The part of an RNA shown here (small-subunit ribosomal RNA, 5' domain) has 547 nucleotides and comes from a metagenome. The RNAcentral record of the full RNA draws on SILVA.

Context: one part of a larger RNA
RNA sequence: GAACGAACGCUGGCGGUAUGCUUAACACAUGCAAGUCGAACGAGAAAGAGGGUUUCGGCCCUUGAGUACAGUGGCGAACGGGUGAGUAACGCGUGAGCAAGCUGCCUUGGAGAGGGGGAUAACACUUUGAAAAGGGUGCUAAUACCCCAUAAUAUUAGAUUUGCGCAUGUAGAUUUAAUCAAAGGUAUGCUGCUUCAAUGAAAGCAUAUGCUCUGAGAGGUGCUCGCGUACCAUUAGCUAGUUGGUGGGGUAACGGCCUACCAAGGCAGUGAUGGUUAGCCGGCCUGGGAGGGUGAACGGCCACACUGGGACUGAGAUACGGCCCAGACUCCUACGGGAGGCAGCAGUGGGGAAUAUUGCGCAAUGGGGGCAACCCUGACGCAGCAAUACCGCGUGGACGAUGAAGGCUCUUGGGUUGUAAAGUCCUGUCGGGUGGGAAGAAGUGUUAUACAUCAAACAGGUGUAUAAUUUGACGGUACCACUAGAGGAAGCUCCGGCUAACUCCGUGCCAGCAGCCGCGGUAAUACGGAGGGAGCAAGCGUUGUUC
Numbered sequence: 001g002a003a004c005g006a007a008c009g010c011u012g013g014c015g016g017u018a019u020g021c022u023u024a025a026c027a028c029a030u031g032c033a034a035g036u037c038g039a040a041c042g043a044g045a046a047a048g049a050g051g052g053u054u055u056c057g058g059c060c061c062u063u064g065a066g067u068a069c070a071g072u073g074g075c076g077a078a079c080g081g082g083u084g085a086g087u088a089a090c091g092c093g094u095g096a097g098c099a100a101g102c103u104g105c106c107u108u109g110g111a112g113a114g115g116g117g118g119a120u121a122a123c124a125c126u127u128u129g130a131a132a133a134g135g136g137u138g139c140u141a142a143u144a145c146c147c148c149a150u151a152a153u154a155u156u157a158g159a160u161u162u163g164c165g166c167a168u169g170u171a172g173a174u175u176u177a178a179u180c181a182a183a184g185g186u187a188u189g190c191u192g193c194u195u196c197a198a199u200g201a202a203a204g205c206a207u208a209u210g211c212u213c214u215g216a217g218a219g220g221u222g223c224u225c226g227c228g229u230a231c232c233a234u235u236a237g238c239u240a241g242u243u244g245g246u247g248g249g250g251u252a253a254c255g256g257c258c259u260a261c262c263a264a265g266g267c268a269g270u271g272a273u274g275g276u277u278a279g280c281c282g283g284c285c286u287g288g289g290a291g292g293g294u295g296a297a298c299g300g301c302c303a304c305a306c307u308g309g310g311a312c313u314g315a316g317a318u319a320c321g322g323c324c325c326a327g328a329c330u331c332c333u334a335c336g337g338g339a340g341g342c343a344g345c346a347g348u349g350g351g352g353a354a355u356a357u358u359g360c361g362c363a364a365u366g367g368g369g370g371c372a373a374c375c376c377u378g379a380c381g382c383a384g385c386a387a388u389a390c391c392g393c394g395u396g397g398a399c400g401a402u403g404a405a406g407g408c409u410c411u412u413g414g415g416u417u418g419u420a421a422a423g424u425c426c427u428g429u430c431g432g433g434u435g436g437g438a439a440g441a442a443g444u445g446u447u448a449u450a451c452a453u454c455a456a457a458c459a460g461g462u463g464u465a466u467a468a469u470u471u472g473a474c475g476g477u478a479c480c481a482c483u484a485g486a487g488g489a490a491g492c493u494c495c496g497g498c499u500a501a502c503u504c505c506g507u508g509c510c511a512g513c514a515g516c517c518g519c520g521g522u523a524a525u526a527c528g529g530a531g532g533g534a535g536c537a538a539g540c541g542u543u544g545u546u547c
C1' cells in the first nucleotide's frame, strides 16, 4: 500500500447492488418447511337452506354432496434446504478403466396384455388402556395380493461354429432343454346388429393414458487404478483376516467383503506405524511475476442430522422433518407407561468483540403429484433490519471589500479567520407535497376458426397456428410530470521527523503522549486547551488477520 463475512470509538442525508452466528455440531417454547392423485378402489357425513308431518319431544324428503374428514392403492417423500462435527482418505482434484456393474421417471424400437382365486383396511359390533396406542368377531373393493396359461432377440445350462482381444475372456450365428409377465384398467367420443328395467346402462369400436417382457439411448449411480493433496522422527518399527492361495458364501458387481482349510507372508528412511491439525476443489485475497495466504457468499464433490449401533421399504437410503435398540437430556402421566430431536425458515435462551423479521407471495424461475383444472413448495421471488462492503448522488451556485463585527495573534502599525459571512441575483438534485404510473406475463385453461395427424369415419383425440378472454407478492413501488423552498442534510483524524500541515496559553520528568526514533525537569510546533492549517469524507480513525 492492498484486502476483510470483521469488531470498537466518534459521527451519520439519500439511493442501487451485494453480504450478514467466523464463537456453543450448545439447549430449544411456538408456527410453518412434503405432499398429491376421485381419470386406481370401497365407503361416506354434518351445519345451513327449502318442503312435508307432528302427540310440539321430534320424525321424514330434497338440497348441501358423492362435498368434507378418514381408509386401501399409486407416485413423491433418496430431490430441494442446512451444517462442516468427523475425515490426511481413492475423501477431493485430475487422467484412465469396468471383458466386474445397477438404473424409477424420460426418449426411441420390438412383442404382449388370456383365464381364475383367496383375503384385508375402511365400516359395524365388542373390548383393554389415564394417554399413546391396541385386541377380538363379522362384512367389502381395487391398477392391492396370489395361482395357472402364453414366452423370446430375456435369464440359466449344454452342444456346434465365426470374428476379436490386454489374461480371466468377449461379440455374434445355429441348436437343445429349463425358467420368468401383465391391470385390456380408467377417461372421452361414437355405434348398425344383440340383451335389459331403453334420450340410459351393458357390450363393441376408436383415441388418449396406464400395465408386462425386452433392445438401445440419455441422465444418474456403484467399483478399480496412475499422479497430486498439511505438520511432527523430541513418533522407527507396524501387521493374524494380517499377505497370498483353494473350496464355499455373499453382493447389482470385482474383491479377505465374509467363512473353512493351506502357505508365511505384507508395509516401512522414496517415512510405514503413531500423534497433531484440517472437509476437498473451481475459486477468493495479495503480488510485476514466481510465490504466499485462504476455502465466507456463488458452483461441483464428500460427510453428518441429539450420541452410538442396526436393518426395513425402495430403481435409489443404510433415510435431517421414517422405523428398531441402547444412552444422555427435556416433557406428559391415573406411576402401569408414553412423547420428543431447528446443523430447514423465522424466533428464544446461552456463549461471544460480534451477525437480521416469530414478514408477504406462489405473480416469475424451478421441483412433487395430477389428463387437466389445480394443490403443495420458509426452494425461490420479494419486502423488513444493519454505513457490513462496493458504487453513485447530495448537503447549493454566481456576484459580493468599507476586507464589517467577533475570535486569535501582535513589534500596537498591523496580520489572520476571509469572498468566508451579511447582502443581491439564481438553480431545484435528494428529501417533502400533488397527480399519473410500469416492464417483469411467457403461458395454462376456456371459446372460435384453419391446417396436419391417428382413424372405417364427416364422432372424437392429439399437435400447430391465429383471434378473444383469464393470471403481479413486490406495489400505487420504480419511473414521469407539476409544486413550494436554500430551506431538512458534515464529520473524523492529524499538524517534531518518517509525513501534507504552526502559533499562543496552561502544565513543569508532574499530568500525560507514543507505530519507530523519542517528547515532558519554566518560553514544549511532540502533553492539555484555543486559534489557524493539512488529509480523507457519509464517513473517519483504532484494533485484529493475510499478502
Stems, first nucleotide, its partner, number of pairs: 001547004006543005013393006019386002021351001026349003030346003035075003040072002048063006082304003091229008101221003106217007114148004123138006154179011185209007194202003230276003237267003242264008279301004283294004306327005329340004357383001359382003365379001366377004396426004406417004430488001432483005440474001445469010491536005496517003502531005512519002